[in-house]
Model confidence (mean pLDDT): 84 of 100. This is a predicted structure of a 77-nucleotide RNA (c-di-GMP-I riboswitch aptamer) from an uncultured Geobacteraceae bacterium.
RNA sequence: CAAUGAUAAUAGCAAACUCAGGGCAACCUGGGGACGCAAAGCUACGAGUCCAGUGAAUGGAUAGUCGGGUUGCCAGA
Numbered sequence: 001c002a003a004u005g006a007u008a009a010u011a012g013c014a015a016a017c018u019c020a021g022g023g024c025a026a027c028c029u030g031g032g033g034a035c036g037c038a039a040a041g042c043u044a045c046g047a048g049u050c051c052a053g054u055g056a057a058u059g060g061a062u063a064g065u066c067g068g069g070u071u072g073c074c075a076g077a
Stems, first nucleotide, its partner, number of pairs: 004075002012037002017032006035064001041070003045067003048062005
């Protein structure tokens, strides 16, 4: 440095649900809450799915759906 990832250590994130707010909606933000996660950090580039529109075109959402790109902690069981 790369790959790998456990009965390790230091941390970290936060599903469902719920309260408040935003949005036509998908969904998002903050608080509570933990199902889980070795990248459940970031990124909308490709695919899938969802919403709006619909003859369509198109626009939006989803990174905890999969893949890609990129950054990062620890260790030699």